[in-house]
């Protein structure tokens, strides 16, 4: 160098190109308790970055960025 994987909430994941991006834990409020912890019930909070395709992109397609992995002249 050269080849493949992988980037979605704080974390650890869903989601055939389709109609409010979902869930777990975790945090923040309330209920219940004498307090906590458990239990309940609200709530905030995410698609790496710029482009293209498409009526419609987390999803297809280049590029850069990170991040692992192989690899030693070659698929």
């Nucleotide at each position: 160098g050269g080849g493949g994987g992988c980037g979605u909430a704080g974390u650890u994941u869903a989601a055939u190109g389709g109609u409010u991006a979902g869930a777990a834990c975790a945090c923040c409020g309330g209920g219940c308790u004498u307090u906590c912890a458990a239990u309940c019930c609200g709530g905030a909070a995410a698609u790496g970055c710029a482009g293209g395709u498409u009526c419609g992109a987390u999803u297809c397609c280049u590029g850069c960025c990170g991040u692992c992995c192989c690899u030693a002249c070659c698929a």
Transfer RNA from a Candidatus Spechtbacterales bacterium, 75 nucleotides, folded computationally. RNAcentral holds the sequence, with entries from ENA. The coordinates come from a structure-prediction model, not an experiment, and the mean pLDDT is 81. NCBI's taxonomy places the organism under Bacteria, Bacillati, Minisyncoccota, Minisyncoccia, Candidatus Spechtbacterales. Rfam family: tRNA.